Context: one part of a larger RNA
RNA sequence: CCGUGGUUAAGGAACUCGGCAAAUUUGUCCUGUAACUUCGGGAGAAAGGACACCCUCUUCGGAGGGUCGCAGUGAAAUGGUUCAAGCGACUGUUUAACAAAAACACAGGGCUAUGCAAAAUCGAAAGAUGACGUAUAUGGCCUGACACCUGCCCGGUGCCGGAAGGUUAAGAAGGGAGGUCAACCGCAAGGCAAAGCUUUGACUCGAAGCCCCGGUAAACGGCGGCCGUAACUAUAACGGUCCUAAGGUAGCGAAAUUCCUUGUCGGGUAAGUUCCGACCUGCACGAAUGGUGUAACGAUUUGAACGCUGUCUCAACCGCGAGCUCG
Numbered sequence: 001c002c003g004u005g006g007u008u009a010a011g012g013a014a015c016u017c018g019g020c021a022a023a024u025u026u027g028u029c030c031u032g033u034a035a036c037u038u039c040g041g042g043a044g045a046a047a048g049g050a051c052a053c054c055c056u057c058u059u060c061g062g063a064g065g066g067u068c069g070c071a072g073u074g075a076a077a078u079g080g081u082u083c084a085a086g087c088g089a090c091u092g093u094u095u096a097a098c099a100a101a102a103a104c105a106c107a108g109g110g111c112u113a114u115g116c117a118a119a120a121u122c123g124a125a126a127g128a129u130g131a132c133g134u135a136u137a138u139g140g141c142c143u144g145a146c147a148c149c150u151g152c153c154c155g156g157u158g159c160c161g162g163a164a165g166g167u168u169a170a171g172a173a174g175g176g177a178g179g180u181c182a183a184c185c186g187c188a189a190g191g192c193a194a195a196g197c198u199u200u201g202a203c204u205c206g207a208a209g210c211c212c213c214g215g216u217a218a219a220c221g222g223c224g225g226c227c228g229u230a231a232c233u234a235u236a237a238c239g240g241u242c243c244u245a246a247g248g249u250a251g252c253g254a255a256a257u258u259c260c261u262u263g264u265c266g267g268g269u270a271a272g273u274u275c276c277g278a279c280c281u282g283c284a285c286g287a288a289u290g291g292u293g294u295a296a297c298g299a300u301u302u303g304a305a306c307g308c309u310g311u312c313u314c315a316a317c318c319g320c321g322a323g324c325u326c327g
Stems, first nucleotide, its partner, number of pairs: 002321007010313002014311001019308001027051005036041001038145001052067006068072001080306007087298002092104002108143007120129003146293004151223003156220002158216005165211003171205002176200005184191002224242005251285001252282001263279005
């Protein structure tokens, strides 16, 4: 010097990203216990008191009296507490070995498919799972307790339904055209050419799909701009105009979302880029990609306070173990 324990004057978070670490608290009994609340909780809330031993009495629970120490749960084991906010309702699950969470799951909610030889899935198939189940069932997708709710848009994409018309494959059909050549013509070169064979092929018939018509957003998704206007000013209930499928409703809002931004005001501090309450100018919230609240819960995140302390001012001493020195 390092590791690991113990103690510490005065102060008490001044340390630090941050009270990280440590300290405080701790058992049993008694008293007492707030906001809020889903009336169960919150709650061991908080805050106080008692505790050993001896004698007497005892209904054997305890009561009265006395004694000692700084200290009586005399060591050890054995909650620090409170306030406010975000997120997730909760118990649970997870990156075996850097992440335990606000992520996953969840009960509850919804949409959708499926009538049983079910849909879906595995498998060239046989067969199997689903299920020895049967729509109060099974599969897929989304949301995520509970409370109050969940607005508008079907133009695009998807899905569902429709079948009149348009388009349309294989196939059917085969007008016509080409090749070949018996016959015929020609002295010859060659010309013409029936049947057959062969190549090609028009019209016509021809399903789903697509076009088309409708439905559907707890399907994927989307949810405007400019100008003017009130008897101070400012603002605009109001009006005009352009565009759109429709122009963001309720609620919330500098937010886990706000760039400008340490926005502005208020609170807390002597002093506060964080925090809490408001405002609304929402760069770029918003309703099951759920919106807003919410008791309880959390090794969660953020801010504040009390208590407590070697975290610090500022370091000191002691024990043990390494290192180191000698051997």
Overview: A computed fold for a 327-nucleotide part of an RNA from a soil metagenome, annotated as large-subunit ribosomal RNA, domain IV. The full RNA is in RNAcentral, with records from MGnify. It matches the Rfam family "Bacterial large subunit ribosomal RNA". Its family is annotated with structural constituent of ribosome and ribosome in the Gene Ontology.